[in-house]
């Protein structure tokens, strides 16, 4: 330099172009003598800039970062 794959809450991981879910972690409450466990509830996210579209995590372009391959 080129090719391929990837980037989503604090962490891991989903999402035929149509309300961004789930689990763990964290907060609060219930239960408990306390702790733990359990139950309920809450907080928190699409790498950046443009484009297409009524509508973009999803499609297109460029850039950044990570992994693998070629030279």
């Nucleotide at each position: 330099u080129c090719c391929g794959g990837g980037g989503u809450g604090g962490u891991g991981u989903a999402a035929c172009g149509g309300c961004a879910g789930c689990a763990c972690a964290g907060g609060u409450c219930a239960c408990u003598u306390u702790g733990g466990a359990u139950g309920a509830u809450c907080u928190a996210g699409u790498g950046g800039a443009g484009g297409u579209u009524c509508g973009a995590c999803u499609c297109c372009u460029c850039c950044c970062c990570c992994c693998g391959g070629a030279g």
Molecule: transfer RNA
Organism: Actinomycetota bacterium